[in-house]
RNA sequence: GCGCUCGUAGCUCAGUUGGAUAGAGUGACUGGCUACGAACCAGUAGGUCGGGGGUUCGAGCCCCUCCGGGCGCA
Numbered sequence: 001g002c003g004c005u006c007g008u009a010g011c012u013c014a015g016u017u018g019g020a021u022a023g024a025g026u027g028a029c030u031g032g033c034u035a036c037g038a039a040c041c042a043g044u045a046g047g048u049c050g051g052g053g054g055u056u057c058g059a060g061c062c063c064c065u066c067c068g069g070g071c072g073c074a
Base pairs, nucleotide, nucleotide: 001073002072003071004070005069006068007067010026011025012024013023019057028044029043030042031041032040050066051065052064053063054062
């Protein structure tokens, strides 16, 4: 340099053929339970979906470009 692939909550990830309010587990916090903890139960907060632009009535999803990680070729 070229090709492929990934980027969504603090972490690990799902999100189907573009559709209505962005989710799960774990972690954090609050409450319950307990003599106190752990475990368990209930609840709460946490996201410009890597950045920018475009297409569309509508984009996490499609297109372009840039950034970062991984793999391969030279």